Transfer RNA from Candidatus Odinarchaeum yellowstonii, 75 nucleotides, folded computationally. The source organism's lineage runs through Archaea, Candidatus Odinarchaeota, Candidatus Odinarchaeales, Candidatus Odinarchaeaceae and Candidatus Odinarchaeum. Rfam family: tRNA. Rfam classes the family as a transfer RNA. Rfam describes the family as follows. Transfer RNA (tRNA) molecules are approximately 80 nucleotides in length.
RNA sequence: GGGCCCGUAGCCUAGACAGGAUAUGGCACUGGCCUCCUAAGCCAGGGGUCACCGGUUCAAGUCCGGUCGGGCCCG
Repeated sequence: GGGCCCGUAGCCUAGACAGGAUAUGGCACUGGCCUCCUAAGCCAGGGGUCACCGGUUCAAGUCCGGUCGGGCCCG
């Protein structure tokens, strides 16, 4: 340099193929219940520019172009 794949909350992840209502679940975090206390368990809660910029569209996490970052392969 070329090809392919990936980027969604502190961490991991579903959703993208096939555009549509308030973006899914787990861990962690906060509060409560329970307990002599802690852990475990149960209940509730907060946290997201969906990597960035632009385009298409009534509408984009999803489609298109570019950029950045990561991984694999080729030279």